[in-house]
RNA sequence: GAUAAAGGCAAACCUAUCGAAAGGUAGGGGCGCAAAGCCACAGGCCUAAGGGACUACUAAGGCAGCUGGGUUGCCGAA
Numbered sequence: 001g002a003u004a005a006a007g008g009c010a011a012a013c014c015u016a017u018c019g020a021a022a023g024g025u026a027g028g029g030g031c032g033c034a035a036a037g038c039c040a041c042a043g044g045c046c047u048a049a050g051g052g053a054c055u056a057c058u059a060a061g062g063c064a065g066c067u068g069g070g071u072u073g074c075c076g077a078a
Stems, first nucleotide, its partner, number of pairs: 001075001008033002013028006031065001037071003041068003044063003050058002
C1' cells in the first nucleotide's frame, strides 16, 4: 500500500481460574485491527495490597486495542 489473494489477531459479553484490586490466563464469542507481533524506554491512563498523616497521597502492580519510540515480520499489483 490495491474494493487482489493466502493466512493472522480478537473488543464487549459469558464460563473457569489466578490476583487485594487494576488486570492476567484458558475456552466460547467477534467490535474491530496492516503490526491489534514483541519491549513499560518517554508521556498518558487504571489499581492502591503494602506504606502513610491511616482522609489525602504513593507502584515495586498493571494497560502494547491511548500517543510517541525501539525491534522483528506475512502478502504484494500498478
Annotation: RNAcentral holds the sequence, with entries from MGnify. A computed fold for a 78-nucleotide RNA from uncultured Paenibacillus sp., annotated as c-di-GMP-I riboswitch aptamer. Of the family's consensus pairs, 95% are formed in the model. Its Rfam family is "c-di-GMP-I riboswitch aptamer". About the family: GEMM was predicted in a large-scale screen for bacterial structured RNA regulatory elements. The source organism's lineage runs through Bacteria, Bacillati, Bacillota, Caryophanales and Paenibacillus. Model confidence (mean pLDDT): 88 of 100.